This is a predicted structure of a 350-nucleotide part of an RNA (small-subunit ribosomal RNA, central domain) from Pinus lambertiana. It matches the Rfam family "Bacterial small subunit ribosomal RNA".

Context: one part of a larger RNA
């Protein structure tokens, strides 16, 4: 490669926007590029088939025919595909009325705590720990109380619950702003999906410059433990941890499940909504739609379990995968300030 495959066996890019190609809903022409079909030209000999034939048989030589995907020429078909042309509207998408939410940024305002300053009462401990020392304290600690600054964080509400593309996101109000959903169907009229390579976004942590630095805290010193403790504990404690502004591009970046769009039992939760029913309302209760959950039948599946949010039934695109280990190494190119990412072999071995 072809075939199988892709939640746990190898294998879904961390998320997304999209170019280039692939693909593509229903009606009604046109056309004949693809398909279908008729005739034909041509495919060299030997070779292979086959029906003879000649060496006594036979390899093995020979006569005829067969075959000959394929490449053209011409005549036709017109269902599907492409083309052309025209409406339509169910996919898409615009407006419109409405609604929920920690979705995004920018400045403001607030509360508990903590820690440190400083004064007042007080007078011997406090602190930790299995236990204990190091530690702090009569230069007044711990406690208690009144005030002051500082920085990180946002109890309750809070949920198996919302929002977002993933990372994520929750104190309050306001301001700017992006996307969902629900309605009714005014507009456009297939304008769709995906998406190579390419743009953006992308936890923590690490390096860069400027503030910031309360708490906790890698490294570190110290006190225990232990044969021994470069560790679990203790007491102390710098980078980082926050801002800002620029990088980096990784995570078991996970639902170990790629997107889209169609079909396939039901039963029970919640979240926004529409609309019957009930009512002065609010509850109650049917029916839909759009999300989240759990049980469960056919169906799948080595199995565990999936199971209308599919791992089911069929179809379009893209990634990736082909025994372990050597290896995500090397060695080259690209990126990057570094540190490293990215791509990414082989000999050997089992």
């Nucleotide at each position: 490669u072809u075939g199988g495959g892709c939640a746990u066996a190898a294998a879904g890019c961390g998320u997304u926007u999209g170019u280039a190609g692939g693909u593509g809903g229903a009606u009604u022409u046109u056309c004949a590029a693809g398909u279908c079909c008729g005739c034909u030209g041509u495919c060299a000999a030997a070779u292979u088939c086959u029906a003879g034939g000649g060496c006594u048989c036979a390899a093995c030589c020979u006569u005829g025919g067969a075959c000959a995907u394929g490449c053209g020429g011409u005549a036709g078909a017109a269902a599907c595909u492409a083309c052309c042309a025209a409406g339509a509207u169910g996919g898409a998408g615009u407006a419109c009325g409405g609604u929920a939410g920690g979705g995004g940024c920018a400045g403001a305002g607030g509360g508990a705590a903590u820690u440190u300053c400083c004064g007042g009462u007080g007078g011997a401990g406090c602190g930790g720990u299995g236990a204990a020392a190091u530690g702090c304290a009569u230069u007044g600690a711990g406690a208690u109380u009144a005030g002051a600054a500082a920085g990180a964080u946002c109890a309750c509400c809070a949920a198996c619950g919302a929002c977002g593309a993933a990372a994520g996101c929750a104190c309050u109000a306001u301001g700017c702003u992006g996307g969902g959903c629900c309605g009714g169907c005014a507009c456009u009229g297939a304008c769709c999906c995906u998406g190579a390579g390419a743009g953006a976004c992308g936890a923590a942590a690490u390096g860069u410059g400027u503030g910031g630095g309360a708490g906790a805290a890698a490294a570190u010193g110290u006190g225990a433990u232990u044969a021994g403790a470069u560790a679990c504990c203790c007491c102390a404690g710098u980078a980082g941890u926050c801002c800002u502004a620029g990088c980096c591009g990784u995570a078991a970046a996970u639902g170990a499940u790629g997107g889209a769009a169609a079909c396939u039992a039901a039963g029970u939760g919640u979240u926004g909504u529409g609309u019957g029913u009930a009512u002065c309302g609010a509850c109650c209760u049917g029916c839909g739609c759009a999300g989240u959950g759990u049980u469960g039948u056919a169906g799948c599946u080595a199995a565990c379990g999936c199971a209308u949010u599919a791992g089911g039934u069929a179809u379009c695109c893209c990634a990736c995968u082909u025994g372990g280990g050597g290896a995500g190494u090397a060695c080259g190119u690209u990126c990057a300030c570094a540190a490293g990412a990215a791509u990414g072999a082989a000999a050997c071995u089992c």